[in-house]
RNA sequence: AAAUAAGAUAGGGGCGCAAAGUCUAAGAGUACUGUCUGGAGGCACGACUGCCGGGGAAUGACAGGAAAGGAUUCUUUGCCGAAGGAGAAUGGCAUGUCGAUCCGUUUUUCUGGCCAUACGUUUAAUAAGCGUAUGACUGUCACGCUUGCGUGGAGCACUAUCCUUAAA
Numbered sequence: 001a002a003a004u005a006a007g008a009u010a011g012g013g014g015c016g017c018a019a020a021g022u023c024u025a026a027g028a029g030u031a032c033u034g035u036c037u038g039g040a041g042g043c044a045c046g047a048c049u050g051c052c053g054g055g056g057a058a059u060g061a062c063a064g065g066a067a068a069g070g071a072u073u074c075u076u077u078g079c080c081g082a083a084g085g086a087g088a089a090u091g092g093c094a095u096g097u098c099g100a101u102c103c104g105u106u107u108u109u110c111u112g113g114c115c116a117u118a119c120g121u122u123u124a125a126u127a128a129g130c131g132u133a134u135g136a137c138u139g140u141c142a143c144g145c146u147u148g149c150g151u152g153g154a155g156c157a158c159u160a161u162c163c164u165u166a167a168a
Stems, first nucleotide, its partner, number of pairs: 007162005014080001016079006024071001032064005041052003045099004083111010112138002115135007140153006
C1' cells in the first nucleotide's frame, strides 16, 4: 500500500411498502322509523342462554330512509423488513355469560418484489384481503458457460464510500 471480520453513512429494485386526508361507486331502497294488514312468533358472528312480543311478533302493502368495515381517484408524509402473514402468551373495548371479531404489547417463525391461475377462507360482492400450490416477469449475489444465457441462494441481504483490526 492493497484486501478483509465488525461498525457508520448513502443508495438501488418498481403497478415498491405503509400512514393520513380527499373524491367516487357500491353497500341499499338494505338496516331502521311511521301507517295499514295480520294474530303468535321473532332476534344476535357461534354456543349457552338472554332479549323483544295480545300495551300486538312474523308476513304483506304504502311512505320515509342511513351508516361502518372494505374498494377506487388524487394529494401529502414517512420509508426500502419498507412492510405483511402465521403460532403462542398477555392487556383492552364490547356483550347477560363464554368464545369469536377488533385494537395494542412481547415472543417464535415465514416472505427479495410484483403479477396471473386454481382451491380454500373472509366479505353485500365474481371487488379487495389472507393461506396453500403452480407459473412467468423483475432486482440482487454466487457458480458455470461466454456477451448474453443457465442453475441455485436469500433482505440483519446487496452496492458504493468512510473507518478499523490480526497474520502473511
Molecule: Lysine riboswitch aptamer
Organism: Alkalibacterium kapii